Molecule: transfer RNA
Organism: Candidatus Iainarchaeum sp.
């Protein structure tokens, strides 16, 4: 430069196709156990869905641009 796949919680993804309440699992905090410690069980906090614009009643989700990352091709 051109293709293709990726961006979502502190990590790891799901949800996107087919627009309608943002979630799992592991971590973190509290509580419950226990002599303690981990371990079960309960519950809490944690998101501008990478960014800017469109369409839409209504965008993570369609649709255009940009900006990291990954691969291929030149």
């Nucleotide at each position: 430069g051109g293709g293709c796949c990726u961006g979502u919680a502190g990590c790891u993804c799901a949800g996107c196709c087919u627009g309608g309440u943002a979630g799992a699992g592991c971590g973190u905090c509290u509580c419950u156990u226990u002599u303690g410690c981990a371990a079960c069980g309960a519950g809490a906090a944690g998101g501008u869905c990478a960014u800017g614009g469109g369409u839409u009643c209504g965008a993570a989700u369609c649709c255009c641009g940009u900006c990291g990352g990954g691969u291929c091709c030149a």